[in-house]
């Protein structure tokens, strides 16, 4: 530099269940294990969702396991 995913060494943890926090989207913890090679970090662009509002605009938020961008990085093989 290129390629890869059988989990090798290790890591993470969907749905669902329980507890808890939040108006809510959702967060956290435990169980669970569908999956993952960035399913690590980052709301920067798009997107989806919640909330305030009569509605819209606007505002305030949620999602990084929706798609891109940015930052960092483990293992194996090859050159």
């Nucleotide at each position: 530099u290129c390629a890869g995913a059988u989990a090798a060494a290790g890591c993470u943890a969907a749905a669902c269940c329980u507890g808890u926090c939040g108006u809510g989207a959702g967060g956290c913890a435990g169980g669970g294990g569908c999956g993952g090679a960035a399913a690590a970090c980052u709301g920067c662009g798009g997107g989806u969702c919640u909330u305030u509002u009569u509605u819209a605009a606007u505002g305030a938020g949620a999602c990084a396991g929706c798609c891109g961008g940015g930052u960092u990085g483990c293992c194996u093989g090859a050159a």

Description
Model confidence (mean pLDDT): 76 of 100. This is a predicted structure of a 79-nucleotide RNA (c-di-GMP-I-GGC riboswitch aptamer) from Desulfonema magnum. Its Rfam family is "c-di-GMP-I-GGC riboswitch aptamer". The family is grouped with related families in Rfam's "c-di-GMP_I riboswitch clan". Rfam links the family to the GO term cyclic-di-GMP binding.